[in-house]
RNA sequence: GCGCGGUUAGCUCAGCUGGAUAGAGCGGAGGCCUCCGAAGCCUCAGGUCGUGGGUUCGACUCCCUCACCGCGCG
Numbered sequence: 001g002c003g004c005g006g007u008u009a010g011c012u013c014a015g016c017u018g019g020a021u022a023g024a025g026c027g028g029a030g031g032c033c034u035c036c037g038a039a040g041c042c043u044c045a046g047g048u049c050g051u052g053g054g055u056u057c058g059a060c061u062c063c064c065u066c067a068c069c070g071c072g073c074g
Base pairs, nucleotide, nucleotide: 001073002072003071004070005069006068007067010026011025012024013023019057028044029043030042031041032040050066052064053063054062
C1' cells in the first nucleotide's frame, strides 16, 4: 500500500428484507423476601448506534470519506 471483518449502554453482544418506541445478559441503584445475609423475584437509571457527508417519505441497517481495532496479502 491492497483486501476482508468489526466499532450499538460501564462490560460482552443481538438488531431479520430500511418501517414506526433501540434491545438482552452481566454490572449499577432501589424494592420484595429474610432475624441478618446469600439466592430468588420485581422495578428503575444508563445510548450523539465510531466521525462527517449522501440517498430516501423514513437509515443502527444502503452508498462514500475519515478514525480506531483485528486478520490476511504484498

Model confidence (mean pLDDT): 81 of 100. This is a predicted structure of a 74-nucleotide RNA (transfer RNA) from a Myxococcaceae bacterium. It matches the Rfam family "tRNA". Rfam's curators write: Transfer RNA (tRNA) molecules are approximately 80 nucleotides in length.